[in-house]
RNA sequence: GAAGCUGGCCAGACAGUCGCUGCGUAUCUUCGGAUGCGGAGAGGAAAGUCCGGGCUCCACAGGGUAGGGUGACGGCUAACCACCGUCCGCCGUGAGGCGAGGAACAGGGCCACAGAGACGAGUCUCGUCAGUCCUGCGCGUCGGAUUUCGCAGCCGCAAGGCGGCGGGUCCUAAAUGGGUAGGGAGCGGCGACGCUCCCGGCCCGGAGCGCGGGUCGGACGAGGGUGAAACGCGGCAACCUCCACCCGGAGCAACACCAAAUAGGCAGGCGAUGACGCGACCCGUCGAGCCUGCGGGUAGGUGGCUUGAGCGCACGGGUAACCGUGCGCCUAGAGGAAUGACUGUCCACGACAGAACCCGGCUUACCGGCCAGCUUCUUUU
Numbered sequence: 001g002a003a004g005c006u007g008g009c010c011a012g013a014c015a016g017u018c019g020c021u022g023c024g025u026a027u028c029u030u031c032g033g034a035u036g037c038g039g040a041g042a043g044g045a046a047a048g049u050c051c052g053g054g055c056u057c058c059a060c061a062g063g064g065u066a067g068g069g070u071g072a073c074g075g076c077u078a079a080c081c082a083c084c085g086u087c088c089g090c091c092g093u094g095a096g097g098c099g100a101g102g103a104a105c106a107g108g109g110c111c112a113c114a115g116a117g118a119c120g121a122g123u124c125u126c127g128u129c130a131g132u133c134c135u136g137c138g139c140g141u142c143g144g145a146u147u148u149c150g151c152a153g154c155c156g157c158a159a160g161g162c163g164g165c166g167g168g169u170c171c172u173a174a175a176u177g178g179g180u181a182g183g184g185a186g187c188g189g190c191g192a193c194g195c196u197c198c199c200g201g202c203c204c205g206g207a208g209c210g211c212g213g214g215u216c217g218g219a220c221g222a223g224g225g226u227g228a229a230a231c232g233c234g235g236c237a238a239c240c241u242c243c244a245c246c247c248g249g250a251g252c253a254a255c256a257c258c259a260a261a262u263a264g265g266c267a268g269g270c271g272a273u274g275a276c277g278c279g280a281c282c283c284g285u286c287g288a289g290c291c292u293g294c295g296g297g298u299a300g301g302u303g304g305c306u307u308g309a310g311c312g313c314a315c316g317g318g319u320a321a322c323c324g325u326g327c328g329c330c331u332a333g334a335g336g337a338a339u340g341a342c343u344g345u346c347c348a349c350g351a352c353a354g355a356a357c358c359c360g361g362c363u364u365a366c367c368g369g370c371c372a373g374c375u376u377c378u379u380u381u
Stems, first nucleotide, its partner, number of pairs: 001377010012346007020041002023038006043352001047363002050361005055251004067247005072086004087101001088099004102242002107240002109236003119232001124223006131216001133214007141206002143171005149166003153162003177204004182199007255303004265294006274286004310329008347350001
């Protein structure tokens, strides 16, 4: 010198004139006020009304539920989601900044994009295993045993026996067929030929075994890729929820006091040539109206209302927030609502914005300027 971080301060200045709202004082007063003088008169956010408290009224035995809030540890405070210190996590080169910082094994829910699949599981690629269905080739086969089963036949006087067909069971990897052209033997016939038995050939078909191909789903293992995270007791609680602790409601248009007219209320008194009681008199009850008193509300007025968890300085305690002591100061209080207008001079030419019971915080808006401490980089000595 540049760029930053943290904390604090200021928010056009001066003069004049004319106003406005309170206060003090003096004079005048028709007691309502008027005039003169003096002095005061928006903010750091007065805003949003987000959090907390004071104050006021209402409610309130205690407990629970609902609802809301908070959540590391310690402190400060009237109180707090504020503030201070420390730890931890994240961001930044740093000074510093940010954090709602209990529980994901109580349960529910969610996990963008990408990815096959996001906590339910899923199947993109490869391999292995067993299987379903379809299909190609090859091989062998279309048998045997047994039966207290059924049917009919033959033999036998009968008990029973014999073979055939069908069924059951078992063995074997399997066994349930059809067609066609032949050969041989036997028997019958004068012969052509017919019947029975045996042999092997070809074709079709069935069930079986083996080797392959395709398809479908399954189990197991591995791999690449996506992603913050790929199945691992994953992540999210500022999603519901659970746990612990805290919280009564409404707000100054709160609330309190004074209190007119009119209307209405309550009490007392009077009350007509009145009404009712057989009712003219006496007596009793009612009675429009009149008078007096009381009480509530409204208009209106007053308070609440600015001396306060106040401000400044010094000292002391504490790392700090903060606390204590002493001295000094008074710094808007309106209420249809004042705090303004004009002129002059000057400058760096003036932002956001205006009290409405008060205070402690937070958040948001804002032309710019000043001060202090600190950080990073560069340069010079």
Bacterial RNase P class A from a Burkholderiales bacterium, 381 nucleotides, folded computationally. Taxonomically the source falls in Burkholderiales (Bacteria, Pseudomonadati, Pseudomonadota, Betaproteobacteria). Rfam family: Bacterial RNase P class A. About the family: Ribonuclease P (RNase P) is a ubiquitous endoribonuclease, found in archaea, bacteria and eukarya as well as chloroplasts and mitochondria. Rfam classes the family as a ribozyme. The coordinates come from a structure-prediction model, not an experiment, and the mean pLDDT is 75. A source record names the gene rnpB.